A computed fold for a 73-nucleotide RNA from a Candidatus Micrarchaeota archaeon, annotated as transfer RNA.

[in-house]
RNA sequence: GCCUCGGUAGCUCAGUUGGUAGAGCGCCUGCCUGUUAAGCAGGAGGCCAUCGGUUCGAGCCCGAUCCGGGGCG
Numbered sequence: 001g002c003c004u005c006g007g008u009a010g011c012u013c014a015g016u017u018g019g020u021a022g023a024g025c026g027c028c029u030g031c032c033u034g035u036u037a038a039g040c041a042g043g044a045g046g047c048c049a050u051c052g053g054u055u056c057g058a059g060c061c062c063g064a065u066c067c068g069g070g071g072c073g
Base pairs, nucleotide, nucleotide: 001072002071003070004069005068006067007066010025011024012023013022019056027043028042029041030040031039049065050064051063052062053061
């Protein structure tokens, strides 16, 4: 330098015919318990890497850029 995969919640990841952003773990509150843990119920937390484009509407499509993994030279 070229090819390819990825960047979404604190962490690990789903979300692919474009139409309200989710799960597990963690965190907070309550219940339960002599206390803790476990269990049960509820809650907070995201401008979906950045910028632009297409569209009535973009995490999803298109372009550029940045970061990381793999391959080739």
Its Rfam family is "tRNA". It is annotated as a transfer RNA. Its mean pLDDT, the model's own confidence on a scale to 100, is 82.